Predicted 3D model of a 265-nucleotide part of an RNA (large-subunit ribosomal RNA, domain VI) from a Candidatus Moraniibacteriota bacterium.
The organism belongs to Candidatus Moraniibacteriota, within Bacteria.
It was read from a public genome assembly.
Rfam family: Bacterial large subunit ribosomal RNA. Gene Ontology terms of the family: structural constituent of ribosome and ribosome.
Context: one part of a larger RNA
RNA sequence: CGUUGUUGCUUGAAAAGAGUCUUUCCUAGUACGAGAGGACCGGAAAGAACAAACCUCUGGUGUAUCAGCUGUUCCGCCAGGAGCACUGCUGAGUAGCUACGUUUGGAAAGGAUAACCGCUGAAAGCAUAUAAGCGGGAAGCCUCCUUUAAGAUAAGGCAACUGUUGGAGCUUGCUCCAACAUAAUUUCCUAGAAGAUGACUAGGUUGAUAGGUCUCAGAUAUAAGUGCAGUAAUGCAUUAAGUCGAGAGAUACUAAUAAAUUAAA
Numbered sequence: 001c002g003u004u005g006u007u008g009c010u011u012g013a014a015a016a017g018a019g020u021c022u023u024u025c026c027u028a029g030u031a032c033g034a035g036a037g038g039a040c041c042g043g044a045a046a047g048a049a050c051a052a053a054c055c056u057c058u059g060g061u062g063u064a065u066c067a068g069c070u071g072u073u074c075c076g077c078c079a080g081g082a083g084c085a086c087u088g089c090u091g092a093g094u095a096g097c098u099a100c101g102u103u104u105g106g107a108a109a110g111g112a113u114a115a116c117c118g119c120u121g122a123a124a125g126c127a128u129a130u131a132a133g134c135g136g137g138a139a140g141c142c143u144c145c146u147u148u149a150a151g152a153u154a155a156g157g158c159a160a161c162u163g164u165u166g167g168a169g170c171u172u173g174c175u176c177c178a179a180c181a182u183a184a185u186u187u188c189c190u191a192g193a194a195g196a197u198g199a200c201u202a203g204g205u206u207g208a209u210a211g212g213u214c215u216c217a218g219a220u221a222u223a224a225g226u227g228c229a230g231u232a233a234u235g236c237a238u239u240a241a242g243u244c245g246a247g248a249g250a251u252a253c254u255a256a257u258a259a260a261u262u263a264a265a
Base pairs, nucleotide, nucleotide: 001151005161006160007159008158009157010156014148015147016146017145020048021047022046023045024044025043026042032037050105051104052103053102054101058099059098060097061096065092066091067090068089069088070085071084072083073082074081075080109143110142111141116136117135118134119133162181163180164179165178166177167176168175169174170173182263183262184261185260186259187258188204189203190202191201192200209255210254211253212251213250214249215248216247218244219243220242225238226237227236228235229234
């Protein structure tokens, strides 16, 4: 820009993906075979690699979480802390992201066929799967399964979608203009399991969108101060304490102010 209005939900022309393989058991040590050996058909199970999704479990990471420790500077000193030293080092670790973790998938089925195997059957009194006619038959082909999809320019389908007042024009019931209300959308703003930016999604006071606060989950591991015991180092009690980024719920305390556009056929 088109699809000759807007919003929402869709159909599916077309395209992409997937399609794999192995082993074991039963049938059955049966058919077959002198024996050695050893099936078709049919049924069941376990796996490999691959793919997708997810984080309950097992792990990884987790540089603004918690604790321990060393040196040094500073907060006047003690105590307690802060900065720097690879995130100073070490031990753990929420959310998120992840695989080494978990779950799921390949199927079944239909149609037309290839090689190949047939039925009926002449030309050619026979024979012949073929000449007319009719069947079987593959991981392959077309469907079926998953995803995208109407720029599929043949641009599809369905549903829902404004009133009042004033003025003007006249074909007297339609058109145009203005204002108000209402609705929608956008800029803008609060954010996000969405994201380079656009976009998308959830919201914008008729509000739980983010922050804060409270409660809970979870992490770390018994804070500081005080008291008691000990000459002291230190230990014990208060105390499963204190602290805590992302998690769950609740709560308008803070911030979502304000404005513009459109109502077209």